[in-house]
Transfer RNA from a Prochloraceae cyanobacterium, 73 nucleotides, folded computationally.
Lineage of the source: Bacteria > Cyanobacteriota > Cyanophyceae > Oscillatoriophycideae > Prochloraceae.
Its Rfam family is "tRNA". Its family is annotated with triplet codon-amino acid adaptor activity in the Gene Ontology. Rfam classes the family as a transfer RNA.
RNA sequence: GAGGGUGUAGCUCAAAGGGAAGAGCUUCAAGCUUCUAACUUGAAAGUUGUAGGUUCGAGUCCUACCAUCCUCG
Numbered sequence: 001g002a003g004g005g006u007g008u009a010g011c012u013c014a015a016a017g018g019g020a021a022g023a024g025c026u027u028c029a030a031g032c033u034u035c036u037a038a039c040u041u042g043a044a045a046g047u048u049g050u051a052g053g054u055u056c057g058a059g060u061c062c063u064a065c066c067a068u069c070c071u072c073g
Base pairs, nucleotide, nucleotide: 001072002071003070004069005068006067007066010025011024012023013022019056027043028042029041030040031039049065050064051063052062053061
């Protein structure tokens, strides 16, 4: 330099062909317990890597860029 994969909650990952984002773990609160742990219930947490474009509507389609990984040179 060329080609390709990945990027979504604090972490690990979901979310066919566009209809508006969810689970587990973690954290916090309450219940239970003499206290802790465990268990139960509830809550919080996301500008979906960035910027544009298409569309009534984008995590999803198109373009460029960024980060990271792989292959080739």